Predicted 3D model of an 87-nucleotide RNA (c-di-GMP-I riboswitch aptamer) from a Deltaproteobacteria bacterium. The prediction has a mean pLDDT of 79.
RNA sequence: CCAAGCAAAAGCCAAACCCAUCGUGAGGUGGGGACGGAAAGCCACGGGUCUCGCCCAUCUUGCCGAUGAGACAGCCGGGUUGCCUGG
Numbered sequence: 001c002c003a004a005g006c007a008a009a010a011g012c013c014a015a016a017c018c019c020a021u022c023g024u025g026a027g028g029u030g031g032g033g034a035c036g037g038a039a040a041g042c043c044a045c046g047g048g049u050c051u052c053g054c055c056c057a058u059c060u061u062g063c064c065g066a067u068g069a070g071a072c073a074g075c076c077g078g079g080u081u082g083c084c085u086g087g
Base pairs, nucleotide, nucleotide: 004085005084006086012037013036017032018031019030020029021028022027035074041080042079043078045077046076047075048072049071050070051069052068057067058066059065
């Protein structure tokens, strides 16, 4: 430097649920709490899911839906940084 996470150690994060708070909402933040996690650190780049809006206009025979604005990194992939380690 690269790969790997079966074993060990030191630490780390924290699902559901409850409380407070912010938001129309998805959801965010703080506290409690641990189902889990080797990137469950960070980035909405591709896909996905969800929320709000949808007066007018465009696509669509029409409905649904898409074009708008957002949320989720603990849905999958990608990018990027990084802790520990014996055989």